Molecule: transfer RNA
Organism: Candidatus Olsenella stercoravium
RNA sequence: GCGCCCUUAGCUCAGUUGGAUAGAGCCGCGGACUUCUAAUCCGAAGGUCGGGGGUUCGAAUCCCUCAGGGCGCA
Numbered sequence: 001g002c003g004c005c006c007u008u009a010g011c012u013c014a015g016u017u018g019g020a021u022a023g024a025g026c027c028g029c030g031g032a033c034u035u036c037u038a039a040u041c042c043g044a045a046g047g048u049c050g051g052g053g054g055u056u057c058g059a060a061u062c063c064c065u066c067a068g069g070g071c072g073c074a
Base pairs, nucleotide, nucleotide: 001073002072003071004070005069006068007067010026011025012024013023019057029043030042031041032040050066051065052064053063054062
């Protein structure tokens, strides 16, 4: 320098024939239970879907660009 892949909650990830409210598990928080803790159960909170722009009635999803990370070839 060229090609391919990844970026979604504090962490690990799902969601990619565009469709209306963006989800799960874990951690943490509150509660139940318990003499106390652990385990178990219940609940709430937590996101401008890596940044910017475009297409569209509508974008996490499609296109362009930038940034970060990984792999391969030079």